This is a predicted structure of a 75-nucleotide RNA (transfer RNA) from an uncultured Candidatus Micrarchaeota archaeon. The prediction has a mean pLDDT of 82. It matches the Rfam family "tRNA". It is annotated as a transfer RNA.
RNA sequence: AGCGGGGUGGGGUAGCUUGGAGUACCCGCUGGGCUCAUAACCCAGAGACCGGUGGUUCAAAUCCACUCCCCGCUA
Numbered sequence: 001a002g003c004g005g006g007g008u009g010g011g012g013u014a015g016c017u018u019g020g021a022g023u024a025c026c027c028g029c030u031g032g033g034c035u036c037a038u039a040a041c042c043c044a045g046a047g048a049c050c051g052g053u054g055g056u057u058c059a060a061a062u063c064c065a066c067u068c069c070c071c072g073c074u075a
Base pairs, nucleotide, nucleotide: 001074002073003072004071005070006069007068010027011026012025013024014023020058029045030044031043032042033041051067052066053065054064055063
C1' cells in the first nucleotide's frame, strides 16, 4: 500500500443482506419475593440514540462517501 472481517447498555452477542419505536439474548448491577440466613430460584427495574463526520430519504444501527481504531491475509 491492497483486500477481507469487526466497532451496538458495565462485559459478551444478535439485529444490517430486505430502512419503519434503542428491539432481543447471556453475564453483571439495583429493588422486591422466597429462606432462620446465604447461595440458588422467581418477579420487576435502570442502563446503549449503534466508533466519528457528512450525504440520501417522510424516516437510517441498517443504504452511500470519507475518516479513526482493532484483528487477519497478501505484497